[in-house]
Predicted 3D model of a 263-nucleotide RNA (Bacterial large signal recognition particle RNA) from a Chloroflexota bacterium.

RNA sequence: UCGUGCUAGGCGGGGAGCUAGCGGUGCCCUGUACCCGCAAUCCGCUAUAGCGGGGCUGAACCCCUACCUGAGGUGCUUUUCUCCACAGCUUAUCUUCUGCCGAGGGGUGUCGAAGGUCGGGCCCUGCGCGGCAGAACACCACAAACUCCGUCAGGUCCGGAAGGAAGCAGCGGUAAGUGGAGAGUUCUGGGUGCCGCAGGAACGCCUGACCGGAGCCCGCAGGCAGGAGAGGCAUGGAGACUGGACCAAGGGUAGGUGCACGG
Numbered sequence: 001u002c003g004u005g006c007u008a009g010g011c012g013g014g015g016a017g018c019u020a021g022c023g024g025u026g027c028c029c030u031g032u033a034c035c036c037g038c039a040a041u042c043c044g045c046u047a048u049a050g051c052g053g054g055g056c057u058g059a060a061c062c063c064c065u066a067c068c069u070g071a072g073g074u075g076c077u078u079u080u081c082u083c084c085a086c087a088g089c090u091u092a093u094c095u096u097c098u099g100c101c102g103a104g105g106g107g108u109g110u111c112g113a114a115g116g117u118c119g120g121g122c123c124c125u126g127c128g129c130g131g132c133a134g135a136a137c138a139c140c141a142c143a144a145a146c147u148c149c150g151u152c153a154g155g156u157c158c159g160g161a162a163g164g165a166a167g168c169a170g171c172g173g174u175a176a177g178u179g180g181a182g183a184g185u186u187c188u189g190g191g192u193g194c195c196g197c198a199g200g201a202a203c204g205c206c207u208g209a210c211c212g213g214a215g216c217c218c219g220c221a222g223g224c225a226g227g228a229g230a231g232g233c234a235u236g237g238a239g240a241c242u243g244g245a246c247c248a249a250g251g252g253u254a255g256g257u258g259c260a261c262g263g
Stems, first nucleotide, its partner, number of pairs: 001263006009057003012030004020046005034054005063256007072247003076243001080240006088233003093230009104220001105218004115211008123200006129193002132189006139180004148173004156165003
């Protein structure tokens, strides 16, 4: 150096989570990578940290180490921004409410303010009168095949006759009732009246007369006190941005790694 047969190793790895810790099952990333059995109220182990069984490859593209790069993941971040909570603070910012002042402003007043006296109206009740509506009576018209009235042709009945009786239709009238008219009488009612009388309630608004003789009203600007809300600050929480730390699949570069026999 070549060949043959083996062995270590390899045939996926990583992150978070779980766990005293390690690995696996489940989730996520990378990206393609032997098979079977076990497992989340878990399964298997103990620093050489999945276990049990089977298969392939095998000293290098494949195994090991170092460095670079690096998908993805996990904490930290009050420097900044956003959102939420707040029985914390802030009226030196803004809005609004209440009370007081309001010498500034406006209105009104000697063509008479405030205040006072005597009245009236708006409100309620009763009565009278009027009006409106309704009912009854009264008025007019119609109105009973028989069981209403009067008169009752014809016909019927009694009688020897004279005469008498009941009575349908027709005609006339009336009752219950129906309709009409609205002048009258009586009664009833009210969201009835520029009406009259009497009483009441209320002390509010309007108004008349007289006394009186100079103020009165608004609460606008502004001020003071208090309350509420917004805003700001603080505190706590969540998120974003930014920065940095750690783990790290995959990729790249460099180096390293046996045993036996034979030529």
The model forms 94% of the base pairs in the Rfam consensus. It matches the Rfam family "Bacterial large signal recognition particle RNA". Rfam describes the family as follows. The signal recognition particle (SRP) is a universally conserved ribonucleoprotein involved in the co-translational targeting of proteins to membranes. It is annotated as a non-coding RNA gene. The prediction has a mean pLDDT of 76.